[in-house]
RNA sequence: CGCGGGGUGGUGGAACGGUACCAUGCGAGGCCCAUAACCUCGAGGUCUGGGUUCGAAUCCCGGCCCCGCAA
Numbered sequence: 001c002g003c004g005g006g007g008u009g010g011u012g013g014a015a016c017g018g019u020a021c022c023a024u025g026c027g028a029g030g031c032c033c034a035u036a037a038c039c040u041c042g043a044g045g046u047c048u049g050g051g052u053u054c055g056a057a058u059c060c061c062g063g064c065c066c067c068g069c070a071a
Stems, first nucleotide, its partner, number of pairs: 002069006010024004018054001026042005047063005
């Protein structure tokens, strides 16, 4: 240099082009004599720049980064 896969809250994963969800973690409250467990609520996210579209995490192009294959 060539080919393929990937980048989503702190972490690990989902998400036909139409309200971004689950688990865990974090904060508050409830329950309890108390703690754990359990229940409720909350904060927090689509790598980046463009394009297509009424509408993009999703489709297209460029860039950056990670993993693999070949050489």
Source information:
Predicted 3D model of a 71-nucleotide RNA (transfer RNA) from a Candidatus Nealsonbacteria bacterium. The source organism's lineage runs through Bacteria, Bacteria candidate phyla and Candidatus Nealsoniibacteriota. The sequence was found in a public genome assembly. Model confidence (mean pLDDT): 82 of 100.